Fluoride riboswitch aptamer (crcB RNA motif) from a Gammaproteobacteria bacterium, 62 nucleotides, folded computationally. Taxonomically the source falls in Gammaproteobacteria (Bacteria, Pseudomonadati, Pseudomonadota). It was read from a public genome assembly, where an Rfam model found it.
RNA sequence: GUCGAUACAGGGGAUGGGGUUCCCCUCGAACUGCUAUUAAGGCUAAUGACCCCUACCGCGCA
Numbered sequence: 001g002u003c004g005a006u007a008c009a010g011g012g013g014a015u016g017g018g019g020u021u022c023c024c025c026u027c028g029a030a031c032u033g034c035u036a037u038u039a040a041g042g043c044u045a046a047u048g049a050c051c052c053c054u055a056c057c058g059c060g061c062a
């Protein structure tokens, strides 16, 4: 330096934190929403999924 194996480990799943669970990735990869335009722009969502907290939005009451 190259190839292969392993997980005791780490990372990821469009905006924050925690728990549970599923999937994916392995030193680079998993991953990085939709839409429009020559460009400028517009829209949804704090989850992969469930629960809790925070933020945000809508309605009602005090």
Base pairs, nucleotide, nucleotide: 009026010025011024012023013022016053017052018051019050020049021048033043034042035041